[in-house]
């Protein structure tokens, strides 16, 4: 230089002029309050409402999407098992978690390259990096339309063979000739996809029929944590693709969410219907009655029984006479908090790791609003892009001169996607432009 990738950082600067939120300090005005001390004056203290100065701070990398995972709040009795529901899926880390992140294994794309071509193709290898819904198809159901002769333990359209049966010519014998019965899935068509590829031998022609390599599968040895990689040996080796199809296997999971919840205030109808389960059994403090036999009421205990949100077990708790559900109606819609110190943040410094990330020191405090503030207006100036202008340049010419290209001057235009509302880790999706960084390959110079 050319060509294939990666990541990050910025997306407008300075300057007036008026304009916001939060908060904090300070004048000054109004109107009271509390204490001292009390005759009056008067000294101290803490807020209120106005109103003027003046500090500090004030939106993103995606604040979107709500697609996962958490803090945090509140309900839910608590243990195990099992069930429904879900949800992840190579292996090993990281982490508060994860569906994410890092390495690694697989497999598949991949600039480009090797051999061959009938020049249309074909077959291999394959950097960086990208993608993967990457466990199971012999547990068991189901699909595979059209097309095609056949789409799973399927098949003969076109066609190949002519050994062996048959049939016909001819013949001393040899021979030839159909292709019926019979043999074949190699050649060819059809599809997305036809029962392992090539290749050689064999055969009537063929067919892993044999053979060699590749692929397959069992075993064994080496490396590695491990997924998995090599490697040696043994077997012709029928069993296709789909699970992002139901399912099978391995792990994992409480429900709702800031409009969660909590204080204050104020209001109203302590409404009103209806349904399910249960209200039993024992004692019995003390009390009423009595024809004194004995009848009732009964605090407490207890005990079957219910409840306590999918089932059984154990344990607790709650009733033991209550527990639960459903509709209909009324009233409140005001104010405070929860609200921002965090799993925080540093283009800061050592450590440990291949990272992800951790561990240690030192610094910083960067929005908390509630119909929801950060804004408008002028100037200059920056990046872009288009047109003009040979212009002091560069460059190109010996020189006049010339202008594709850099620079320059002047005009227009244009300057991305885009707004927190509890908070935090990710993941996807938008993103005009303009910077650096850094891999692979290949060429060229040194």
């Nucleotide at each position: 230089c050319a060509g294939g990738g990666g990541g990050u950082c910025u997306g407008g600067g300075c300057a007036g002029c008026c304009g916001c939120g939060u908060u904090c300090c300070u004048c000054g005005a109004c109107a009271g309050g509390c204490u001292c001390a009390g005759g009056a004056u008067g000294a101290g203290c803490g807020g209120g409402u106005c109103g003027g100065g003046g500090g500090c701070c004030g939106a993103g990398g995606a604040a979107a999407g709500u697609c996962c995972g958490g803090g945090c709040u509140c309900c839910a009795c608590g243990a195990a098992a099992c069930a429904a529901g879900g949800g992840u899926g190579g292996c090993g880390g990281g982490u508060a978690a994860c569906g994410c992140c890092c390495g690694c294994c697989c497999g598949g794309c991949g600039a480009g390259u090797g051999c061959u071509u009938u020049c249309g193709g074909g077959c291999g290898c394959g950097a960086a990096g990208c993608c993967g819904a990457g466990g199971g198809a012999a547990a068991g159901u189901g699909c595979c339309a059209c097309a095609g002769a056949g789409a799973g333990u399927a098949u003969a359209c076109c066609g190949c063979c002519g050994a062996u049966g048959g049939c016909c010519c001819c013949u001393a014998a040899a021979g030839g000739g159909c292709a019926c019965a019979g043999g074949c899935a190699a050649g060819g068509g059809u599809g997305a996809a036809a029962g392992g590829g090539u290749g050689c031998g064999g055969c009537a022609a063929g067919a892993g029929c044999g053979c060699a390599c590749c692929g397959g599968g069992g075993u064994c040895c080496u490396g590695g944590c491990a997924a998995c990689a090599g490697g040696g040996u043994c077997c012709g080796c029928a069993u296709g693709g789909c699970a992002a199809a139901c399912c099978c296997c391995a792990c994992c999971c409480g429900g709702a969410g800031c409009a969660a919840g909590g204080c204050c205030g104020a209001a109203u109808a302590g409404g009103g219907g209806c349904c399910u389960c249960g209200c039993g059994c024992c004692u019995g403090c003390g009390u009423c009655c009595u024809u004194c036999g004995g009848g009732g009421c009964a605090a407490g205990g207890g005990u079957a029984g219910g409840g306590g949100c999918g089932u059984u077990u154990c344990g607790c708790c709650c009733c033991g006479a209550g527990a639960g559900g459903c509709c209909c109606g009324g009233g409140u819609u005001g104010g405070c908090u929860g609200c921002u110190u965090g799993a925080g943040c540093g283009c800061a410094g050592g450590g440990a790791g291949c990272g992800a990330u951790c561990c240690c020191u030192c610094g910083c405090c960067u929005a908390g609003a509630u119909g929801a503030a950060u804004g408008g207006c002028u100037g200059c100036c920056c990046c872009u892009g288009c047109a003009a202008c040979g212009c002091u340049g560069g460059u190109c010419g010996c020189a006049a001169g010339a202008u594709a290209c850099c620079g320059g001057u002047u005009g227009c235009a244009g300057g991305a996607c885009a707004g927190a509302a509890c908070c935090c880790g990710g993941c996807u999706u938008a993103c005009a432009g303009g910077g650096c960084c850094c891999c692979c390959u290949g060429g060229c110079a040194c």
A computed fold for a 446-nucleotide RNA from Erythrobacter sp., annotated as Bacterial RNase P class A. The organism belongs to Erythrobacter, within Bacteria. The coordinates come from a structure-prediction model, not an experiment, and the mean pLDDT is 78. Its Rfam family is "Bacterial RNase P class A". Rfam classes the family as a ribozyme.